[in-house]
This is a predicted structure of a 127-nucleotide RNA (c-di-AMP riboswitch aptamer (ydaO/yuaA leader)) from Aneurinibacillus aneurinilyticus. The sequence is in RNAcentral, with records from MGnify. Of the family's consensus pairs, 92% are formed in the model. The organism belongs to Aneurinibacillus, within Bacteria.
RNA sequence: AGCCAAGACUUCAUUAUGAAGUGCAGGGGAUAUUUUUUUGGGGUGAAUUGCGUACGGUUCGCCGUAUACAUAGGGUAACCUCCUGAAUCCGAACCCGACAACUAACCCUGUAGGCUAUCAGGAGAGG
Numbered sequence: 001a002g003c004c005a006a007g008a009c010u011u012c013a014u015u016a017u018g019a020a021g022u023g024c025a026g027g028g029g030a031u032a033u034u035u036u037u038u039u040g041g042g043g044u045g046a047a048u049u050g051c052g053u054a055c056g057g058u059u060c061g062c063c064g065u066a067u068a069c070a071u072a073g074g075g076u077a078a079c080c081u082c083c084u085g086a087a088u089c090c091g092a093a094c095c096c097g098a099c100a101a102c103u104a105a106c107c108c109u110g111u112a113g114g115c116u117a118u119c120a121g122g123a124g125a126g127g
Base pairs, nucleotide, nucleotide: 001116002115003114004113008022009021010020011019012018013017023111024110025109026108027107028106038098040099041096042095043094044093049070050069052067053066054065055064056063057062073090074089075088076087080124081123082122083121084120085119086118
């Protein structure tokens, strides 16, 4: 100076953290209707699904863990947005705890963490 992400800013105290707000984000929460409850179910998130291999378990139906290759999907600054093409990266992790569809009023919560992974063409807005 920028990127992923909701995760930025202001004020008052404090003596370096706390509180209250604004903005942004998430969850719960009606009638009616719809749907479906051991094959448990559900939430945040782009992170879903398939198959192979190895190991373990098994009621021999299958299940779990690890890993490889793919894949739904997602990201990639040089003022900003959109479209197209190419290249490249990710395709996790965690939480609730028998339980929640949507949902007005209403209620509650978060405002972390991690990074420096690009080129071209077209259109628009703004200056």